[in-house]
RNA sequence: AGGGUUUGAUUCUGGCUCAGAGCGAACGCUGGCGGCGUGUUUUAGGCAUGCAAGUCGGACGGCAGCAGCCCCUCACCUUUUUGGGAGCUUGCGGGUUUUCAAAAAGGUGAGGGGGCUGGCGAGUGGCGGACGGGUGAGUAACGCGUAGGAAUCUGCCCACCGGGCUGGGAUAGCCUGGGGAAACUCAGGGUAAUACCGGAUAAAAUCCGUGAGGAUCAAAGGAGCUUUAGGGCUUUACCGGUGGAUGAGCCUGCGUCCCAUCAGGUAGUUGGUUAGGUAAGAGCUGACCAAGCCGAAGACGGGUAACUGGUCUGAGAGGGUGAUCAGUCACAAGGGAACUGAGACACGGUCCCUACUCCUACGGGAGGCAGCAGCCAAGAAUAUUCCGCAAUGGGGGAAACCCUGACGGAGCGACGCCGCGUGGAGGAAGAAGGCCUUCGGGUUGUAAACUUCUUUUCUGUCAGAAGAAUAAGGUUGGGAGGAAAUGCCUAACUGAUGACGGUAUGGCAGGAAUAAGCCCCGGCUAAUUACGUGCCAGCAGCCGCGGUAAUACGUAAGGGGCGAGCGUUGCUCGGAGUUACUGGGCGUAAAGGGCGUGUAGGCGGCUACGCAAGUUGAAUGUAAAAGGCGACGGCUUAACCGUUGAGCUGCGUUCAAAACUGUGUAGCUAGAGACUGGUUGAGGGUGAUGGAAUUCCCGGUGUAGCGGUGAAAUGCGUAGAUAUCGGGAAGAACACCAAAGGCGAAGGCAAUCAUCCAGGCUGAGUCUGACGCUGAGGCGCGAAAGCGUGGGGAGCGAACAGGAUUAGAUACCCUGGUAGUCCACGCUGUAAACGAUGUGCACUAGGAGUUGGGAUGUAAAUUUUAGCUCCGCAGCAAACGCGAUAAGUGCACCGCCUGGGGAGUACGGCCGCAAGGUUGAAACUCAAAGAAAUUGACGGGGGCCCGCACAAGCGGUGGAGCACGUGGUUUAAUUCGAUGAUAAGCGAAGAACCUUACCAGGGCUUGACAUGGCAGUGCAACACCCUGAGAGGGGUGGUUCUCGUAAGAGACGCUGUUACAGGUGCUGCAUGGUUGUCGUCAGCUCGUGCCGUGAGGUGUUGGGUUAAGUCCCGCAACGAGCGCAACCCCUGCCUUUAGUUGCCAGCGGUAAGGCCGGGCACUCUAAAGGGACCGCCGCCGACGAGGCGGAGGAAGGGGGGGACGACGUCAGGUAUCGUGCCCCUUACAUUCUGGGCGACACACGCGCUACAAUGGGGCGGACAGAGGGGAGCAAAGCAGUGAUGCUGAGCAAAUCCCCAAACCGUUCCUCAGUUCGGAUUGCAGGCUGCAACCCGCCUGCAUGAAGCCGGAAUCGCUAGUAAUCGCAGAUCAGCCAAGCUGCGGUGAAUACGUUCCCGGGCCUUGUACACACCGCCCGUCACACCACCCGAGUUG
Repeated sequence: AGGGUUUGAUUCUGGCUCAGAGCGAACGCUGGCGGCGUGUUUUAGGCAUGCAAGUCGGACGGCAGCAGCCCCUCACCUUUUUGGGAGCUUGCGGGUUUUCAAAAAGGUGAGGGGGCUGGCGAGUGGCGGACGGGUGAGUAACGCGUAGGAAUCUGCCCACCGGGCUGGGAUAGCCUGGGGAAACUCAGGGUAAUACCGGAUAAAAUCCGUGAGGAUCAAAGGAGCUUUAGGGCUUUACCGGUGGAUGAGCCUGCGUCCCAUCAGGUAGUUGGUUAGGUAAGAGCUGACCAAGCCGAAGACGGGUAACUGGUCUGAGAGGGUGAUCAGUCACAAGGGAACUGAGACACGGUCCCUACUCCUACGGGAGGCAGCAGCCAAGAAUAUUCCGCAAUGGGGGAAACCCUGACGGAGCGACGCCGCGUGGAGGAAGAAGGCCUUCGGGUUGUAAACUUCUUUUCUGUCAGAAGAAUAAGGUUGGGAGGAAAUGCCUAACUGAUGACGGUAUGGCAGGAAUAAGCCCCGGCUAAUUACGUGCCAGCAGCCGCGGUAAUACGUAAGGGGCGAGCGUUGCUCGGAGUUACUGGGCGUAAAGGGCGUGUAGGCGGCUACGCAAGUUGAAUGUAAAAGGCGACGGCUUAACCGUUGAGCUGCGUUCAAAACUGUGUAGCUAGAGACUGGUUGAGGGUGAUGGAAUUCCCGGUGUAGCGGUGAAAUGCGUAGAUAUCGGGAAGAACACCAAAGGCGAAGGCAAUCAUCCAGGCUGAGUCUGACGCUGAGGCGCGAAAGCGUGGGGAGCGAACAGGAUUAGAUACCCUGGUAGUCCACGCUGUAAACGAUGUGCACUAGGAGUUGGGAUGUAAAUUUUAGCUCCGCAGCAAACGCGAUAAGUGCACCGCCUGGGGAGUACGGCCGCAAGGUUGAAACUCAAAGAAAUUGACGGGGGCCCGCACAAGCGGUGGAGCACGUGGUUUAAUUCGAUGAUAAGCGAAGAACCUUACCAGGGCUUGACAUGGCAGUGCAACACCCUGAGAGGGGUGGUUCUCGUAAGAGACGCUGUUACAGGUGCUGCAUGGUUGUCGUCAGCUCGUGCCGUGAGGUGUUGGGUUAAGUCCCGCAACGAGCGCAACCCCUGCCUUUAGUUGCCAGCGGUAAGGCCGGGCACUCUAAAGGGACCGCCGCCGACGAGGCGGAGGAAGGGGGGGACGACGUCAGGUAUCGUGCCCCUUACAUUCUGGGCGACACACGCGCUACAAUGGGGCGGACAGAGGGGAGCAAAGCAGUGAUGCUGAGCAAAUCCCCAAACCGUUCCUCAGUUCGGAUUGCAGGCUGCAACCCGCCUGCAUGAAGCCGGAAUCGCUAGUAAUCGCAGAUCAGCCAAGCUGCGGUGAAUACGUUCCCGGGCCUUGUACACACCGCCCGUCACACCACCCGAGUUG
C1' cells in the first nucleotide's frame, strides 16, 4: 500500500467481495507447564441452604450462661495429736503393725446460695445499618460531561470562643396473670440511665427595633489519678456558637441517538400579585389577575438508550462501543407512601396495594440473592454452597477486641495476554517403508536408526523466604503543664501475630526421560502431485470448480502457514475518497427543481473614525485517579506492576492587539436603479377587417363512372356523382415573405389594422447612494391530453364500423366517423417541460457568418456593444466532446445523487370533481446494472467491386428401368467410420474363400508376430501314416553348422518357464502427422516511428488502376514478412544439336509395301536455346500506373492448362501410420469351417440406359492420343453363331501386340410402345478360380417390363469449353467398373447487363450481438405450489 469480480478486449462509473486489527465470546479438532488478568452479554426470570452489619458494660437497670477469688455445706485423701480394741515382740518400761473413734491443719472434688473481679444472653440507651457490595430495568433528562453560579444544609473530623447549674415524672427488661397453633400480643406491679421532660443561665446565635434596647433557645455524664473530707487534676464524651474541611441539595451556558410518512404543542400552561411550603431559589403549591409561552436552529409525538474517564479501529479527521478498573446517576419482586435521622423517601428498615412462593390448628401468619457461594429455568454460552481477617480498608469501642463473602488468597475454564518446554551436537549405506517416476531416478531426508551431550520441565528427597510492623504493651531517658499522680508529647531498646503454604525459590539424585497439533496448497494468497469420483458425491469468502486425464470434490504423499494452539461462526472499525469537514459528484454513468417572483436565511463595493462579538496573542484556573505516550526502576525475562515527565488539541477568567469579518457613525460612486432622446421584435391582452383553400347548399353545363391502393375492396354515382361554371353559407387556419432570422423567464409566439400593457438594446447627460446576488417554505405562470358549464363544429380525427393485408391483424394501408380539436369561464399541474447543461458576477488566444443599435468614413470597409450560429488555442473531460452563450479559472447561493431489480410501487399525509398529482419506503432478490470508446460479426443500412452468382444460352437431375452409395427396417451378424454446403460411385485403385474388423460353431494360451533372461534338448526343413469340416491332435522316418587345447564354447532351432506379446477395444473433445472447406478469395501480419490514458489506430485508409494489398500518385509514416505474381511442368511458333526403333523431299531398286540402297531436308523424338516486354505507333489518362486501338507476329496485353492453397475458421474428418491415458489378458488376443458385409415395405443421393428418325438395324470404308504388356500382351491361321478354344509369329517394346468409336458411303425401318427401349425371366454355353448355392463376369437362343422427354424444385458449363464419341490404365485370378483417373475424335450457342437470388472483397453507418442474427430478447399460455378475492356447497 492494495487485490478479485461487469467486457472479445479497453477506459470510466459503480456495487459486491478479500487480505488487517480487535472481542467478557461461542462452536469443531487438539492440548505439557507457569505468571498476570478475566468469566450469565440471555430472563431486572424464580430461588432451597449457609454466610454478607454490627458494636459499645468506660451510658443504664441488671446477671440467663462462662472464668477466677472469697464465704457456707458435703464427700474423700494426707499429716499430727488423743483415746479404745487386736496381733507380734518384750522381764517391766517400751517398741512395732493394724483397726475404730474424736479433734486440728492442709489438699482435692461436688452442690446450692451470696459477694467481688473479669465479662455478658435478652433489654433500655448511643453510634453505625444513607458506607461498603450488586445490577442497568427505567431515564433523551440539568440524567451525564464540561465550565460557571447563589438562595442552602452538613453527624463523625480540625481550629477557636463560650458553657456544662438545678429538679421531675415515666418506661423496657424483670415479676404476676391472660389470649393465640404460630407470629405475636394484652393487663397489672415495680425499676435505671449519656432515654425523656421542666426550671435557671444566654457571651455567641436567631427575631423585632433606625438606635438604645428588647424577646427566644442548651447541656450528660463516664473512666482514671490524687485527696481525711470539701475538692483538685487528667482524659473522653456533652451543650451553645464562629470558621474550616468533607459530603450533599439547587440553578445556568454549552455538548449529548434515530424518525418530519410525528407540524403544530401547551390551562399550572407563560408571567405577575399575594399566601403557603422547603435546609434553600422557584408554579414547588393555592387563590386572584393578565394571555401568554414553546416551535422548521425541529416544539409536540414515536422508537431506541444509563452517562463519562475510557476502550476498539483509523495516518488523521472520524466511526463503533461503554465488560473488567474509576467518577456520576438510577434501581432493589411490581407499584405507592411516609417515618426516623446530619444524611433515606432507605437492597439484607416500616406501612399499604398487586403478583408469586412457603407455614397453618383455616382463625391467621412469613418472605424478597440486581450481596458471596449455590440451585432451577432460559441460552451458543460464563466458575467453588473454598480459606482467612495475616495484609489493605470500613463500623463500633478509651482500648484490648469484635464484626467485615469489602478485601487478601486459593479452586475451576487455553476465555485472553505474556513467558518456557516437548531436546542439543554429530550422523550417508543418502537404510527400510511410503509417494511419484521419463524406470534413469527423485522425494520424505540428517529426518530416523546409531554415537555423544544437556536436564529447563518431570519424578524422588532435603532445605526454605519476602509479604510483618512506627501494633498494643513493656523497660530506660527527655519535655510542657501540674501541689502531686495518672495522663499527654517525645527518643532508644524490647515486643506477639501468616489465610495463601511447606507456596515462591534453592540443593542433591535419576533418566531423553513426561509433552504437537490445527488449518491451508485454482486466482486473490505462501504452498502440487498421484489415485478415486464422473454436473454424481461434494466444495465455495468473491470469481467459480465437478459432465473420464479435476493442482478447486474425497484420500494419500509432499509442501506452505501458525503453533499449545489452529480453524469456523458472530460482531466492530479499516480497506470504503462507498455520505467526501479533512476528502466526492450532477451534458451522456445515479443526480439541475418545468419557469419566474419573492419571505426567512446565507453571501455582499470604496473611504474614514469608534467598539471589540468573531479572530489572534499572553497570563491564569480547571481539565480526578487509573489508562495511553517518553524515561527510569521491581518481579530471572515478558505480560504485569511502581516512580517520574510530557500531554490531555476542551472550557472559564483577566489583560493586550485591531489587519480581516461583524457592528455603530459619517461619507463616496465603479454595483444596482431612476429620468430623458432614439430604436427593435410572430412579446402579451382586446376589438375590427381580409383573401386563398376545404366542405356543404342552390342553380347551369354534362355523362358514367368517381374515389382509393403495392394491388384492391368497402364507399359515392343514372334519384345524375366525379369534372366544370355562377351564386350563397359556415367554421378553422393564415401560402409566398421565411432565414443557422426575431421576441419571450419558461411553456410558447406568425394574415392585416387599431388600441391597451410589458420588455430588451442604444446615445448623451443629470439624479439616488449599496438600494445588491441567491433564495428553503410561500405565491404566480405553465405544451398536449383530460375534466366541468355554456356555445361552436368546415377540415382533421382517438373510440367505433366497414374494406383490405395476414397463419392471425383487436395494427400499419383504404372508406366512413363520435368525443376532441375552436370560443368563454373554471379545474388539472404534468412532458425526452431537453442545451438531457440552476441563477448571478468576474477573468481567460483567435477566425467566420448573421440580427438590433452606435462611432468613423463618399464608398468599400474599420471599430464598439447587446444577441443568434459555426470552427478553434490554452485548459477541462473516462471518452464522446465543451471551448467568452464553457462542460475552462474562481466567488456567492439554491436544488439534487449514493449499485441493479422490487418501484416512482405500497401505506400514511397533502392537493384534485375525477383521471390522477406530490411526498415516498420495506421485505425479498441479483453480482452485477451502467457510460464512452475499440475490434469484429451482423442488418429485409448505404457506397464501390468480383464470381457460371443471376441474367442470356446449351445440356442435364427430379418421372422410368437398372447399377452403386446412404438412411430406415430386418437379422445370429447384416463390422466400422463419414451426415447441410465440406456425408451419401465417400475410406473401398476390385467383399465368392482370403480380404474381414461382424455372427454361429470348433480349437489354442509366452501365444499368428518381436526382444531378453533361466533351464533342458539337438534339431529344423522335408517325406509319409491315422483321425477330423478344417484348424488341430497322434505317430513314423529324417538327424545341422563354426571354433576347439577335444573338455567344451558359440551360432541356429525346438521344448518348458519368466519378463512380455497382441487388441480395426474406448477416447480425433488428450494428440503428432495428414486431409476437406471458406478459397486461388486477396487478403493476414510484423519492426521502428507517430497518435491515443487504454483496448487500439496509423501503415493496409484516400484518388486512380489491376485478375490481384497489381502498380502509380497522395499521405506520419518508413520499411519488411507470409500470401498475389514470377521462378517449375505440359501445350502453341522457331532455331541449334542428334538420327534409331522414327521419317521419305530428291536419286536408285522392287509386283507391292520406307521393303531395300541411300539420305536426315521434312514429320517426329528429346535436350538446349530463342520468342511476348504494352517493346513499337496513335489516342485517353495527371508528363503516372495503366487502358483502348493499330502494326508486326505462330502467339498480344496473365497466350491456354497444371503443380503451387497466407494468418486462420469449422474442438470439420481420420479404421494407413505414430503416440498419451483408460480397458481386455485360457480373451475384447490368435486360429479354423461356415455364414454375413449382397437382406427389402420404403426414403434420399451420384450415375448408366432410354423414351427414338439429328434415330435404330445391316453392309462397306477412314482417321487418334495416351497408356499397358513376361505366371504378360498376343498377330496371323484354324474351330465355334458367339463368349471362347486350339496353335502360336513377334515383343521386356518410338521396333511386336492390345487398337478405336462417333464419322463417311449405301440400304431397310416411317412415327408405332415400334426393327424405339432393353429390364425381367427360362434354357443352353464360355471363362477365371481349391470352390461361382447364398454371391462373379461373358456368350447364344427365347422372353420383351417400365418408359413417348418427366410436378414443385434443382445441377453443370463462357471455347477446343458445353455437348457428343469411343480408347486406355490403376486395383485385379476373375469381377458385380454403368465407378474413378487419364486420353484423344467431332465440336456449338450465349453473355443486354448487375435491379434481383447465392457467396465473397474494400470503405462507411447503426447495434442492447461477441457461442457473434441459427445472436439477443419481451409478454401471454401450459404444469406444480403459496397467499388473497369470488364461489356452488359444507360445517359451527